[in-house]
RNA sequence: GAAGCUGGCCAGGCAGCCGCUGUGCGCGGAACAAACCGGACAAGGCAACUUGUGCGUGCCGCGCAUAGAGGAAAGUCCGGGCUCCACAGGGUAGGGUGACGGGUAACGCCCGUCCGCCGUGAGGCGAGGAACAGGGCCACAGAGACGAGUCCGCUGGGCGCGAGUUCAGCGGGGUGAAACGCGGUAACCUCCACCCGGAGCAACACCGAAUAGGCAAGCGUUGACGCGUCCCGCCGAGCUUGCGGGUAGGUGGCUUGAGCCGUGCAGCAAUGUACGGCCCAGAGGAAUGGCUGCCCACGACAGAACCCGGCUUAACGGCCAGCUUCACCU
Repeated sequence: GAAGCUGGCCAGGCAGCCGCUGUGCGCGGAACAAACCGGACAAGGCAACUUGUGCGUGCCGCGCAUAGAGGAAAGUCCGGGCUCCACAGGGUAGGGUGACGGGUAACGCCCGUCCGCCGUGAGGCGAGGAACAGGGCCACAGAGACGAGUCCGCUGGGCGCGAGUUCAGCGGGGUGAAACGCGGUAACCUCCACCCGGAGCAACACCGAAUAGGCAAGCGUUGACGCGUCCCGCCGAGCUUGCGGGUAGGUGGCUUGAGCCGUGCAGCAAUGUACGGCCCAGAGGAAUGGCUGCCCACGACAGAACCCGGCUUAACGGCCAGCUUCACCU
């Protein structure tokens, strides 16, 4: 210098103007039923917390400040948290996993080692238990692919004068990945060991109108029936009051979390742990954008929707570190 391998990082930048969503503060306005949220008080409890009471201004508009998609937010393929439903125990069915050891909340993920295969190498890939429990399959070629058998040849025996034929055998030839050997194949069935309840935030929880049903009580109203005029009983209608389910709608779930960054320690590593620091979208028909200017190497794949850990797939390019092979120079 060229070609590579492994791991990590970035994902056009800057400025101005106009928007959108969340949060905080200020001003103005509306509404004020509850849940919920926030803080206060009281009671109970070791505590986490629970219950009750009453308060707010949470809504809308404007202004200011501040934050605002990803390494895959994707596929929804695995594993978990969370929620509801189901559930004595055991078995069966069904699905999954499979070397050995470790990590983890868990995994089909990750790390280390062994073995096999690929690569000159750095490295990469591997569902990697069992083929004397049983079944299936083994292309083409070949006589024959696991049932049995003999294409050529060789050896021996019988028959035949002989060419030959027949029987038995064979470390030979030929075909093939494999030729009779307890063959190969289990991401074929299967067997063995282990694991697995179902549905998913449109989960689920709370509040809850208007209208129409439902239930209960009352009534100086009213109709039918009971021999029925009155009383009484009973069945309806009407009115009033109360209760309850549920719909629209609203609220919570919702982002402080197996969190991120740094340092130390333990460990080969995955990872764990201690200390310090940080708060980093939370919408709900769904914000995270548009325009202009300048610069460069001219910008790929792609958009959160309950949240994490993985895997896989997509993808212009650029940077860093370690390592390998080849060539050249000293």
Molecule: Bacterial RNase P class A
Organism: Burkholderiales bacterium